A computed fold for a 327-nucleotide RNA from a sheep gut metagenome, annotated as Bacterial RNase P class A. Its Rfam family is "Bacterial RNase P class A". About the family: Ribonuclease P (RNase P) is a ubiquitous endoribonuclease, found in archaea, bacteria and eukarya as well as chloroplasts and mitochondria. The family's RNA type in Rfam is ribozyme. Of the family's consensus pairs, 97% are formed in the model.
RNA sequence: GUAAGUCAAGUGACCGCGCCGUGCCCGUCACGGUGAGGAAAGUCCGAGCUCCGCAGGACAAGGGUGCCGGAUAACGUCCGGUGAAGGCGACUUCAAGGAAAGUGCAACAGAAAUAAACCGCCUCGCAAGAGGUAAGGAUGGAAAGGCGGGGUAAGAGCCCACCGGCGGUGCGGUGACGCGCCGCGUCCCUGUAAACCCCACCCGGAGCAAGAUUGAAAUGGGAGCAUUUAAUGGCUGUCCGUCACGCUCCCCGUAAUCGCUGGAGUCCCGCGGCAACGCGGGACCAAGAUAGAUGGUCACAUAAACAGAACUCGGCUUAUGGCUUGC
Numbered sequence: 001g002u003a004a005g006u007c008a009a010g011u012g013a014c015c016g017c018g019c020c021g022u023g024c025c026c027g028u029c030a031c032g033g034u035g036a037g038g039a040a041a042g043u044c045c046g047a048g049c050u051c052c053g054c055a056g057g058a059c060a061a062g063g064g065u066g067c068c069g070g071a072u073a074a075c076g077u078c079c080g081g082u083g084a085a086g087g088c089g090a091c092u093u094c095a096a097g098g099a100a101a102g103u104g105c106a107a108c109a110g111a112a113a114u115a116a117a118c119c120g121c122c123u124c125g126c127a128a129g130a131g132g133u134a135a136g137g138a139u140g141g142a143a144a145g146g147c148g149g150g151g152u153a154a155g156a157g158c159c160c161a162c163c164g165g166c167g168g169u170g171c172g173g174u175g176a177c178g179c180g181c182c183g184c185g186u187c188c189c190u191g192u193a194a195a196c197c198c199c200a201c202c203c204g205g206a207g208c209a210a211g212a213u214u215g216a217a218a219u220g221g222g223a224g225c226a227u228u229u230a231a232u233g234g235c236u237g238u239c240c241g242u243c244a245c246g247c248u249c250c251c252c253g254u255a256a257u258c259g260c261u262g263g264a265g266u267c268c269c270g271c272g273g274c275a276a277c278g279c280g281g282g283a284c285c286a287a288g289a290u291a292g293a294u295g296g297u298c299a300c301a302u303a304a305a306c307a308g309a310a311c312u313c314g315g316c317u318u319a320u321g322g323c324u325u326g327c
Base pairs, nucleotide, nucleotide: 001327002326003325004324005323006322007321010300011299012298013297014296015295017035018034019033020032021031022030023029024027037306041317042316044315045314046313047312048311049207050206051205052204062203063202064201065200066199067081068080069079070078071077082096083094084093085092086091097198098197102196103195104192105191106190118137119136120133121132122131123130124129145163146162148160149159150158164187165184166183167182168181169180170179171178172177211258212257213256214255220251221250222249223248224247225246232244233243234242235241265284266283267282268281269280270279271278272277
C1' cells in the first nucleotide's frame, strides 16, 4: 500500500433513575436482579405486523429493476463467476438490455459532423483554370475501421497479410461467455437511452400518533320516548308560534390497558457448500419507557472517538477511536 476481522472497556466505594421479582408496617419503603449501539443515526431499499381498498384475472397509467448462476422470508442486498475499465502489483470499480422501431440533441472550431476538396499531392494547361485524390497537414471528443506491404500519374479495401467488424459454424461451459474454423471489402454507416423511447420482469395505499379493548364528569352532536291549555329561558317588549330544559340509547371523549418485545433471536459444536448460506444438536433469555430511565463523583500510573433505543427484523449509506491478521 491493499483486503479482511475484532474491541468499544474492567473492578471497587458513594449518590441517583427506569423495569422485574420477593417481603412487609403497603410506602416518595427495604432487599435482590437487570438496564443502549456498531452504527441505536440518515429514513434510502426489502419484509413482518395493523387498518383501509380489493371476488379473481388482464390491460392502461405511474414507479422501479436491468450481464450470468446461486443465497435469502424478501430485496435495488449478499456470494461466486463473465465481460469491460483502472492499477507495476496485492486488488478495486461498473444502472453492464436495445442506437438497422422512431424522435431529439451534438456548442465552439473546422472546407466538410453522416456530410466532404481548405491547404497539400498528381495530370492537363503559357496562364486563368479544369479534372483526379481522403496518403499527409489543419479543426475537433469524434473526419468514411487500424496498421504494414503491394499497387498507382498521385492516391484509395483498389489488392493482400494481421487485428477489428458482420454472417455462418464446431468444441467447451448450467449460463453470461470463451477458444477455433469458414465466408463477406456493398465492411450497413458517429456518439448519446442516470434524453424521450422500445423490450423483459416486479409493484394496491397508509403507517405503532398503525391499530385493539375498557371508558368517569362536563360540553357538543344524533336517534327514540315522554311531558303540556303547566313553569322557566332564548327568538330585543306583548300575543301566537317555535326551540331548549326531562328520560333512555348511540357517537365524540382527559385517560388506562394491550400492541411492546421469545424473535426469519443470540452463542457454541458438528456436517454440507469455494462462498453467501443451509441442516442437525446443545446452551441461554439479554432495556421496554410514554415527556420518556440507562447517569454522576472518586480510586486503581489510565478510557479517549463517533454517538443516546421508542413496534420489530434483514440490508445499504454516512460518522468514528484503537488493535490484530492475510497478501
The RNAcentral record of the sequence draws on MGnify. Its mean pLDDT, the model's own confidence on a scale to 100, is 76.